[in-house]
Context: one part of a larger RNA
RNA sequence: UUGGGCGUAAAGGGUGCGUAGGCGGUUUGUUAAGUCUGAAGUAAAAGCUAGUGGCUCAACCAUUAUAAGCUUUGGAAACUGGCAGACUAGAGUGCAGGAGAGGCAAAUGGAAUUCCAUGUGUAGCGGUAAAAUGCGUAGAUAUAUGGAGGAACACCAGUGGCGAAGGCGGUUUGCUGGCCUGCAACUGACGCUGAGGCACGAAAGCGUGGGGAGCAAACAGGAUUAGAUACCCUGGUAGUCCACGCUGUAAACGAUGAGUACUAGGUGUCGGAGGUUACCCCCUUCGGUGCCGCAGCUAACGCAUUAAGUACUCCGCCUGGGGAGUACGCACGCAAGUGUGAAACUC
Repeated sequence: UUGGGCGUAAAGGGUGCGUAGGCGGUUUGUUAAGUCUGAAGUAAAAGCUAGUGGCUCAACCAUUAUAAGCUUUGGAAACUGGCAGACUAGAGUGCAGGAGAGGCAAAUGGAAUUCCAUGUGUAGCGGUAAAAUGCGUAGAUAUAUGGAGGAACACCAGUGGCGAAGGCGGUUUGCUGGCCUGCAACUGACGCUGAGGCACGAAAGCGUGGGGAGCAAACAGGAUUAGAUACCCUGGUAGUCCACGCUGUAAACGAUGAGUACUAGGUGUCGGAGGUUACCCCCUUCGGUGCCGCAGCUAACGCAUUAAGUACUCCGCCUGGGGAGUACGCACGCAAGUGUGAAACUC
């Protein structure tokens, strides 16, 4: 390389948008590039293959033939492609409804912790397995009133909802993205995927400026212990929060790429629509989200209309363990580092 694979053995890119490319619905006409078919030429010699012959055979030698490919030319028109036309089942628009922690900005609310002031009040509080460090007669803890400030939003709350993923949860307002259902008015294949590219991307971290209640790496002390650079306790700084900019990684997980079609059932739940109906119930149907389970698949576990089943299209990735996600080079970054990514050697 081929082949075989990628839930858990090596292997799905963190996610989207989209360029080139690849692939692409129904139908009519046309074309003849692909495709199929006929003819001619060529296909050096040697060699290969096949026939015949010559050395007693063979190796060897001689001779004849075969032809993939290429070029020219005649034809076919089903399929693929090109061109022209038509269609509506894919895709999109419109109209009428619907649900939602989807996003951004501003405003605002109560509970709680901490701190400050004042009142009451007195000897303890706190903490643990037990203690001690710590706080407290300069009046703590407790309790009451008032105030300050920051952060997070109990109950509702749900294998509930929304979002491409990361993720999103008090309330209100403004701006704004997507989705679902019904109708079938409009466009008429406008589609799928997507190397590069661009954008988004938890936490931690970085830069500048704010903010700082609680929590808390580092650090300090007290314990524990043989030791204890830990687990436990008392403190506590970065950080956690905001604005702007950077970083670009995660067990970024469903460890399962995207799209389309098909393939038993049963039972929940969320959002619609229709039927029946006084309402509920019930039935049908569309979209999401769970559980169980047949066929089928799987090494097994398990998956099973939300497939890991049956097929097709496109992308990404794997190819024994270690060395190593290292070295070197290049690119990006303020740095931390990230991306790309070997070999020797060894088993």
Molecule: small-subunit ribosomal RNA, central domain
Organism: uncultured bacterium